The RNA shown here (glmS glucosamine-6-phosphate activated ribozyme aptamer) has 159 nucleotides and comes from Alkalicoccus halolimnae. Its mean pLDDT, the model's own confidence on a scale to 100, is 76. Its Rfam family is "glmS glucosamine-6-phosphate activated ribozyme aptamer". Rfam's curators write: This entry contains a glucosamine-6-phosphate activated ribozyme that is found in the mRNA for GlmS. GlmS is an enzyme that uses fructose-6-phosphate and glutamine to generate glucosamine-6-phosphate. For this family Rfam cites "Control of gene expression by a natural metabolite-responsive ribozyme" (Winkler et al., Nature, 2004).

RNA sequence: AUUCCAUAUAAAGCGCCUGGACUGCCAGAGAGAGCAGUUGACGAGGAGGAGGUUUAUCGAGCAUUCGGCGGAUGCCUCCCGGUUGCAUGUCACAACCGAUAAAGAAUUACUAAAACCAGCGAGGCGACUCGCUGAACAAUCGUUUUUCUUAUGACAUUC
Repeated sequence: AUUCCAUAUAAAGCGCCUGGACUGCCAGAGAGAGCAGUUGACGAGGAGGAGGUUUAUCGAGCAUUCGGCGGAUGCCUCCCGGUUGCAUGUCACAACCGAUAAAGAAUUACUAAAACCAGCGAGGCGACUCGCUGAACAAUCGUUUUUCUUAUGACAUUC
């Protein structure tokens, strides 16, 4: 130095690369499907617990951000918890959600991005990589304002 094993740390458009694309080299008369590299997701948003599952939200981009593998805050079931079911409480039932904890429709505000692009540097034969500066441009979710719609019983208390 390389390989293997073990341990630890990090991430969630997160990680990886054997297909593809691209670059270089050798060869190119019977010579290769050669060798070595590069690339392979830009931010916003998203976590009660356990198990399961895989094509798990939104937009931006001169669109290979193709394709594949793994993972993942998604989704499903159960548990725990919360709210609502039209005065309050208790007990059941039901629905919907997750400590921002009923749903649906409309509506007000929160409201704002990074890459790309342009310019300037550094590294590399090259494909490309890293950094700095500048000016911009989103959507969904969520919270919030107002209005409307949908949604159970029994007992007790109060008015």